[in-house]
């Protein structure tokens, strides 16, 4: 210098004018002053919680979710660290990564055969033909060919009628036992046995977890109105979206009508933010100090002007400046947090890798 | 704001436990019949299965993430 990898961050700035929402204060009730006012995703609503309600409690089945190991956390499908497998020259990245010798199912077409098989080929026996050999019948054989996404471990030697882990050596894989390291996943070594297709984002098995609904939850005040409406069930029904059982509680559930579209709380101080120290590889935790940082209810956080910044185009010349024009993303709180995922013009910083050049 | 569901030809629907070239009706086009049109008869074109990835030999179907559309909800007696 070029090409990359990982992480963190910014994502227009200043001023004037006119507006909007909230809080506090003043007031001549007209209003005025001061302070505060979107995001890294406020989004998708995909997970996990807090909070609130569903009188309540327990057991079983069904259903759903997660899936290497160890930690972190209020919790998680998240995060950190590690193991194994895969990719990259490398920095580094990716992984729905339990079980297919518990069982069941499926594997279209092709092919002899898709999990138990002989189509061609090879070999043996018998018979027929005069013989080499050919044909027929019976049998052996997975070494070779053919098909397919996938065909029974690979190489060599022995062995055999021909063959075959049939036997042996090495390698690969699986299972069991022992030893060593590690908390563990796992790794290394030795011995023995085996050579058993794939699919669990098919059913299933194993381990662990899960009650439901959601701030339009819910609580209070006020106003208005019509519940002598219909139905189900007392040997029952319901116990807020499955079924069964036991205890316990109760007039409970469904349909059809009537009225209102007001106010207050929930509502923003919270698993909160910043700085520092300590512990820990890290995620994170503890302690100390400091801070308060939107709260509407048809829904505020905006518009415009000037200067500057960054980028693009055109023109001009004094070649790095000037002028003109354009552009500055994704998007916008509505009970609140922790995550994930998705969208995002442009830019900054740090660490590292691989090439080339110079000293 | 919160919860739930759906997407296959221009339209309405199929597609079995994932299997060979995704079908049917209608619409449209061509030919016949008719003086002509309709009806009727014969033949034909239909498609990125909303999009993008993944699992699998193989995806409309299974899984994940997006896109578009639809439905429901308050309080009082």
């Nucleotide at each position: 210098u070029a090409a990359g990898u990982a992480a963190a961050c910014c994502g227009g700035g200043c001023a004037g004018c006119c507006g909007c929402c909230c809080u506090u204060c003043c007031u001549u009730u007209g209003g005025g002053a001061a302070g505060g006012g979107a995001g890294g995703a406020a989004a998708g609503u995909c997970c996990g919680a807090g909070c609130u309600c569903c009188a309540c409690c327990g057991g079983g089945c069904a259903g759903g979710g997660u899936g290497c190991u160890g930690g972190g956390u209020a919790a998680c499908g998240c995060c950190c660290a590690g193991g194994a497998g895969g990719g990259g020259u490398g920095a580094c990245c990716c992984u729905a990564c339990g079980g297919a010798a518990a069982g069941u199912g499926c594997c279209a077409c092709a092919g002899a055969a898709a999990c138990a098989u002989a189509c061609c080929g090879c070999c043996c026996u018998u018979c027929a033909c005069a013989g080499a050999g050919u044909g027929a019948a019976g049998g052996g054989u997975a070494a070779g060919g053919u098909u397919g996404a996938a065909a029974u471990g690979g190489u060599g030697a022995g062995g055999u009628a021909a063959g075959a882990g049939c036997u042996c050596a090495c390698c690969a894989g699986c299972c069991g036992g022992c030893c060593g390291g590690g908390u563990g996943a796992c790794c290394g070594g030795c011995c023995g046995g085996c050579u058993g297709g794939g699919u669990a984002a098919a059913c299933c098995c194993c381990a662990c977890c899960c009650g439901g609904a959601g701030c339009a939850a819910g609580a209070c005040c006020g106003a208005a109105u019509a519940g002598a409406g219909g139905g189900a069930c007392a040997a029952a029904a319901g116990g807020a979206c499955g079924c069964c059982c036991g205890g316990c509680c109760u007039g409970u559930c469904c349909c059809c009508g009537g009225g209102u579209u007001g106010g207050u709380c929930g509502c923003u101080u919270g698993a909160c933010c910043c700085u520092g120290u300590u512990g820990g590889u890290a995620a994170c935790a503890a302690c100390a100090g400091g801070g308060c940082u939107a709260g509407a209810u048809a829904g505020a956080u905006g518009g415009u002007u000037g200067c500057c910044g960054c980028c693009c185009u055109u023109c001009a010349c004094u070649u790095g400046u000037g002028a003109a024009g354009g552009a500055c993303a994704c998007a916008g709180a509505a009970c609140u947090c922790g995550g994930c995922u998705u969208a995002c013009a442009g830019g900054u910083u740090u660490a590292c890798u691989u090439a080339g050049c110079c000293c | 704001g919160g919860g739930c569901c759906c997407a296959u030809a221009g339209c309405u629907c199929a597609a079995u436990u994932g299997g060979u070239c995704a079908g049917a009706g209608u619409c449209c086009c061509c030919g016949g019949c008719u003086c002509a049109u309709a009806a009727c008869c014969g033949g034909g074109u239909u498609g990125u299965u909303g999009c993008u990835g993944g699992u699998u030999c193989a995806a409309g179907u299974c899984c994940a993430g997006c896109u578009g559309g639809g439905c429901c909800c308050a309080c009082c007696a």
This is a predicted complex of two RNAs, RNase P RNA and transfer RNA, with 436 nucleotides together.
Model confidence (mean pLDDT): 79 of 100.
It holds a member of the Rfam family "Bacterial RNase P class A". It is annotated as a ribozyme.